[in-house]
The part of an RNA shown here (large-subunit ribosomal RNA, domain II) has 689 nucleotides and comes from a wastewater metagenome. The coordinates come from a structure-prediction model, not an experiment, and the mean pLDDT is 83.
Context: one part of a larger RNA
RNA sequence: CCCUACGAGUUACUCUUCCUGGCAAGAUUAAGGUUUAUAGGACUGGAGUCGGAGCGAAAGCGAGUCUGAAAAGGGCGUUUAGUCAGGGGGAGUAGACGCGAAACCUUGUGAUCUACCCAUGGUCAGGUUGAAGGUGUGGUAACACACACUGGAGGACCGAACGAGUUUACGUUGAAAAGUAUUUCGAUGAGCUGUGGGUAGGGGUGAAAGGCUAAUCAAACUGGGAAAUAGCUCGUACUCCCCGAAAUGUUUUUAGGAACAGCGUCGAGGUUUAGUUUCAUGCAGGUAAAGCUACCAAUAGGACUAGGGGGAGUCAAAUCCUACCAAAUCCUGAUGAACUCUGAAUGGCAUGAAAUAUACACGGCAGUGAGGGCAGGGGUGCUAAGGUCACUGUCCGAGAGGGAAAGAACCCAGACCAACAGCUAAGGUCCCAAAAUCUAUACUAAGUUGAACAAAGGAGGUCUGAUUGCAGAGACAGCCAGGAUGUUAGCUUGGAAGCAGCUAUUCAUUUAAAGAGUGCGUAACAGCUCACUGGUCGAGCGAGGCGGGCAUCGAUAAUAAACGGGCAUCAAGUAUAGUACCGAAGCUUUGGAUUAUGUACUUUGUACAUACUGGUAGGGGAGCAUUCUCAUUGCAGUGAAGGAUAGUCGAUAAGGCUUACUGGAGCGGUGAGAAAAGCAAAUGUAGGG
Numbered sequence: 001c002c003c004u005a006c007g008a009g010u011u012a013c014u015c016u017u018c019c020u021g022g023c024a025a026g027a028u029u030a031a032g033g034u035u036u037a038u039a040g041g042a043c044u045g046g047a048g049u050c051g052g053a054g055c056g057a058a059a060g061c062g063a064g065u066c067u068g069a070a071a072a073g074g075g076c077g078u079u080u081a082g083u084c085a086g087g088g089g090g091a092g093u094a095g096a097c098g099c100g101a102a103a104c105c106u107u108g109u110g111a112u113c114u115a116c117c118c119a120u121g122g123u124c125a126g127g128u129u130g131a132a133g134g135u136g137u138g139g140u141a142a143c144a145c146a147c148a149c150u151g152g153a154g155g156a157c158c159g160a161a162c163g164a165g166u167u168u169a170c171g172u173u174g175a176a177a178a179g180u181a182u183u184u185c186g187a188u189g190a191g192c193u194g195u196g197g198g199u200a201g202g203g204g205u206g207a208a209a210g211g212c213u214a215a216u217c218a219a220a221c222u223g224g225g226a227a228a229u230a231g232c233u234c235g236u237a238c239u240c241c242c243c244g245a246a247a248u249g250u251u252u253u254u255a256g257g258a259a260c261a262g263c264g265u266c267g268a269g270g271u272u273u274a275g276u277u278u279c280a281u282g283c284a285g286g287u288a289a290a291g292c293u294a295c296c297a298a299u300a301g302g303a304c305u306a307g308g309g310g311g312a313g314u315c316a317a318a319u320c321c322u323a324c325c326a327a328a329u330c331c332u333g334a335u336g337a338a339c340u341c342u343g344a345a346u347g348g349c350a351u352g353a354a355a356u357a358u359a360c361a362c363g364g365c366a367g368u369g370a371g372g373g374c375a376g377g378g379g380u381g382c383u384a385a386g387g388u389c390a391c392u393g394u395c396c397g398a399g400a401g402g403g404a405a406a407g408a409a410c411c412c413a414g415a416c417c418a419a420c421a422g423c424u425a426a427g428g429u430c431c432c433a434a435a436a437u438c439u440a441u442a443c444u445a446a447g448u449u450g451a452a453c454a455a456a457g458g459a460g461g462u463c464u465g466a467u468u469g470c471a472g473a474g475a476c477a478g479c480c481a482g483g484a485u486g487u488u489a490g491c492u493u494g495g496a497a498g499c500a501g502c503u504a505u506u507c508a509u510u511u512a513a514a515g516a517g518u519g520c521g522u523a524a525c526a527g528c529u530c531a532c533u534g535g536u537c538g539a540g541c542g543a544g545g546c547g548g549g550c551a552u553c554g555a556u557a558a559u560a561a562a563c564g565g566g567c568a569u570c571a572a573g574u575a576u577a578g579u580a581c582c583g584a585a586g587c588u589u590u591g592g593a594u595u596a597u598g599u600a601c602u603u604u605g606u607a608c609a610u611a612c613u614g615g616u617a618g619g620g621g622a623g624c625a626u627u628c629u630c631a632u633u634g635c636a637g638u639g640a641a642g643g644a645u646a647g648u649c650g651a652u653a654a655g656g657c658u659u660a661c662u663g664g665a666g667c668g669g670u671g672a673g674a675a676a677a678g679c680a681a682a683u684g685u686a687g688g689g
Base pairs, nucleotide, nucleotide: 001689002688003687004686005685006684011094012093013092014091015090016089017088018087019086020085021084022083023082026050027049028048032044033043034042035041036039054061055060064076065075066074067073097235098234100232104225105224106223108221109220115199116198117197118196119195120194121193122192123191124189126158127157128156129154133150134149135148136147137146138145162186163185164184168181169180170179201217203213204212205211238623239622240621241620242619243618248261249260250259251258252257262368263367264365265364266363267362269360274358275356276355277354278353279352280351281350282349283348289342290340291339296336297335300332301331302330303329305326307325308324309322310321311320312319371396372395373394374393375392376391378389379388380387401412402411403410416592417591418590419589421588422587423586427582428581429580430566431565432564436579438578439577440576441575442574443573449568450567457553458552461550462549463548464547465546467543468542469541470540478536479535480534481533482532484509485508486507489503490502491501515530519528520527593613595611596610597609598608599607600606601605624678626675627674628673629672630671631670632669633668634667635666642662643661646658647657648656649655
């Protein structure tokens, strides 16, 4: 993991509600008893219970009563039938749908493991070191002391047995529920060990690790309380049909649980249509926007001008100046959730009309009370987040189908069933891959692009628009020629001559034109060149201009990988316009089914018409199968059940029926009734593989 069997809303009592039946202002018996004699019997039994009248704390009064001074007002009543039994839904009390704790209490059993203790025994190869003491000799006044020998101490040394368990490796479904090999430590001691005995569970024992106390220890094990409790997790078994949520509010030792309300469903109900949408009319409002010489607050520049700062005034003062700061006032500009002289749309309320088919109150039963994405206007945050909070809408949740390569919620569109029929939506039409290598006109050269995505900034990329200047009286570019004189302007300087620097009515002359000079150059000159002019040429040329389109650089992330791929360049890219086609469970066509309503016929039911039929939690309805009981009716050794093969019926399913073969003794149909009544899941239980 698979197969088979077993495996979870039950039963009793009480309450409540609905249905069915009996009787009804009444309904009903309980225990017990009698009787028939074995049945969901019959007859008794009226004790009791519920109802028939309420109100008040009560006395009490009574269709009323209580409060009250009240004949007021108000509260609760009166005006609507109950009761008994059976059945369905639900609640309570019980183990109460099933399995599951860690724990708590209590009675006992354990020290054959292990901890410590008591008693009594056992045990430690071999080697080494050489304490005290002693003897001798020397030595001393006597001691002391020295040397030699003797001696044999020690939680002494080395190292087997024995005990321990340091290192590394192996082992890790082991040889072993703690071992093996190597290595290491102790090995006359606080040593090791045999036997017998003692201490017991909030207790023991502990050279102390919460260690050990029989492979169990921050409180052993066994029986019992006991089916402890579990707001938690998991599981909870056949089918079809109708409807169909919530993830919100308030409160909560409450926050992953509850109670009440909200939203669902089923039943029965009545009313002045009360619900929803649209239109018309009327009403309230202070948002968006806007505005601010309309307030409050803030605000840039200027004017004007208190006050202040600075300066002048020989000090001080008067007084004066001020490219400084600046109240108030004025002009221009302009901001604000907690500003408003103003002020929408949408939304809200009321009345009326029309359309539509809800809405409301009552009763039974719920589930939900972790929500999420997207769009919009906001708060918070960084105008961050697949962030967070409230609001409005929508979808997912509980929604399949088509598109977006792939994707809960983005786009299209809401799946009753069937069809080898048609039309469309979004999106597409070169191939993968259904449909245009479609039509017209442009742009792009970057594979930009071809469905995620990027800026400031740079740039004679290219197309295009407007503005403006020059131009057949010849522009622009190129080429040929000129580009002079007073003068080397003045000053400065060693020099300064157009060109180091300073000065400036940078003037004047000759000219077609030529600066007291645009750049290079010289020590200074010289030289080259430009501005400017003529010629040549012959048609457009310019603005370091201003806009728009498409491209370009900017461009950096970890395996090679962000058109879905192949690939595509007058595209299969981009822009504009157009036609055709493809494309879904949408719509249509044909046939059929369910439910609801209506109509007709009518005994159920049938026919027709219209509408409907996605669905989690959940509510409601109708059925299938299994076992047993009763009644009735059948089959079976000429082969029951069961197994198994093949087939068949069912345009609703669970399922039904027949049967080669096997099997070898019981088993069905119909109508009722009763349940140990349906398995894929619970790390389910047992067996098998």